[in-house]
Molecule: transfer RNA
Organism: Candidatus Roizmanbacteria bacterium
RNA sequence: GGACCCGUGGUGUAGCCUGGCUUAACACGCGUCCCUGUCAAGGACGAGAUCGCCGGUUCGAAUCCGGUCGGGUCCG
Numbered sequence: 001g002g003a004c005c006c007g008u009g010g011u012g013u014a015g016c017c018u019g020g021c022u023u024a025a026c027a028c029g030c031g032u033c034c035c036u037g038u039c040a041a042g043g044a045c046g047a048g049a050u051c052g053c054c055g056g057u058u059c060g061a062a063u064c065c066g067g068u069c070g071g072g073u074c075c076g
Stems, first nucleotide, its partner, number of pairs: 001075007010028004020059001030046005052068005
């Protein structure tokens, strides 16, 4: 220098190919309440990400396109 993959709540992931269906979903964690003599377990409810960043296309972008940053693998 080139090719490809990853970057979404505190953590781990899904969704991206086939743009709108949901207020971005699931698990763990966190908070409140119930249950219990207490804790754990179990149950109910809730807070938390606008999708690495910038720009573009479009009526509409996490999703398409371009650039860029970080991480990884391979090639030279």